[in-house]
RNA sequence: AUCCGGCUGUAAGGCAAGGUUGCAGCUUCCACAGGUAACUGUGGUUGAAAAAUCGGGUGAAUUCAGGGGAACCUGAUUACCGCAAGGUGUAAGGCAAUCCUGAGCCAAGCCUCAAUUUUAAAUUGAGGAAGGUGCAGAGACUAUCCCGCAAGGGAGUACUCUAAUGCUUAAGAUGCAUUAGGGGAAGCGCCCGACUUCCGGCUAUUAGGGUCGGAAGAUGAUAUAGUCCAAUCUCCGAAGAAAUUCGGAG
Numbered sequence: 001a002u003c004c005g006g007c008u009g010u011a012a013g014g015c016a017a018g019g020u021u022g023c024a025g026c027u028u029c030c031a032c033a034g035g036u037a038a039c040u041g042u043g044g045u046u047g048a049a050a051a052a053u054c055g056g057g058u059g060a061a062u063u064c065a066g067g068g069g070a071a072c073c074u075g076a077u078u079a080c081c082g083c084a085a086g087g088u089g090u091a092a093g094g095c096a097a098u099c100c101u102g103a104g105c106c107a108a109g110c111c112u113c114a115a116u117u118u119u120a121a122a123u124u125g126a127g128g129a130a131g132g133u134g135c136a137g138a139g140a141c142u143a144u145c146c147c148g149c150a151a152g153g154g155a156g157u158a159c160u161c162u163a164a165u166g167c168u169u170a171a172g173a174u175g176c177a178u179u180a181g182g183g184g185a186a187g188c189g190c191c192c193g194a195c196u197u198c199c200g201g202c203u204a205u206u207a208g209g210g211u212c213g214g215a216a217g218a219u220g221a222u223a224u225a226g227u228c229c230a231a232u233c234u235c236c237g238a239a240g241a242a243a244u245u246c247g248g249a250g
Stems, first nucleotide, its partner, number of pairs: 007025006029044006053194006063103006072094003079088003104133003110128008137229001139228004144155004159183009195217009233250007
């Protein structure tokens, strides 16, 4: 200098396959810290061989204000190259996968206190620890059923869109109900339990348990599923050197 270079997830308009790049998770070995240990955390390293379980419950809050940010896109003035068009490249800008902070708020469950009742216990209120919201694309709404090992398939529940009718209303504002048609559903969060593997104590035992306690069972939700809305397309205007951002109309 060239070539090759593990598995999983996610993003780069959507779906599928492959690849590239960014960001994550796991894995080999080493060091440090904690722990009796299994193991956990941080930093470095590695590419060897495969994987990351099941069931039930909950769906609330969803607000205000801030700090970062990879890849990718643009690239002014000066400078350099060029006869020129233009190019190189920087400051800086844009977009944004996403990492967070303060205050406030929050369903089920856990802990504490108080009150009430029918005094076994249940209900209500307040507080606390996690976790969530904030944090989609500006955003609105909804935690169904059956078959299947799974992939997926069927139904048409919640919800949603359109139209009509009726009620409410000052009002074709809003809200509610009915009918018809179109579409059609999510935990990977939190809680409870089960199961698997490993560690420690006690007990039992020549052969294989029992019991108590602990550890591990990845990340993905800054929108996952779905219905809307928005955006993607065209034209106009404003800011800007541009990328791009905002507004209006179709």